The prediction has a mean pLDDT of 81. This is a predicted structure of a 72-nucleotide RNA (transfer RNA) from a Patescibacteria group bacterium. The organism belongs to Bacteria candidate phyla, within Bacteria.

RNA sequence: GCCCCUGUAGUUCAAUGGAUAGAACAACUCCGUCCUAAGGAGUAAAUCUCCGUUCGACUCGGAGCAGGGGCA
Numbered sequence: 001g002c003c004c005c006u007g008u009a010g011u012u013c014a015a016u017g018g019a020u021a022g023a024a025c026a027a028c029u030c031c032g033u034c035c036u037a038a039g040g041a042g043u044a045a046a047u048c049u050c051c052g053u054u055c056g057a058c059u060c061g062g063a064g065c066a067g068g069g070g071c072a
Base pairs, nucleotide, nucleotide: 001071002070003069004068005067006066007065010025011024012023013022018055027043028042029041030040031039048064049063050062051061052060
C1' cells in the first nucleotide's frame, strides 16, 4: 500500500427495516445474617463519528476513526 472481518451497558452477547434497544455477569440500594456469604427485591447504565436512502435505520449505502486478520 491492497483486500476481508468487527465496532451496542463496566464485560460477554441479543435485537428479520417497525412496539419503550433486551439478557447474563459485574456495580449500587434494600431485605436477609450476630457478622460475612448464599438467596430475594429493586436502581442506574449502551447503538464509534459524520453524511445519505427510507414514512421509519442498531440493521441498508458512502466517507472517516478504532481494533483484528490476510497478501505484499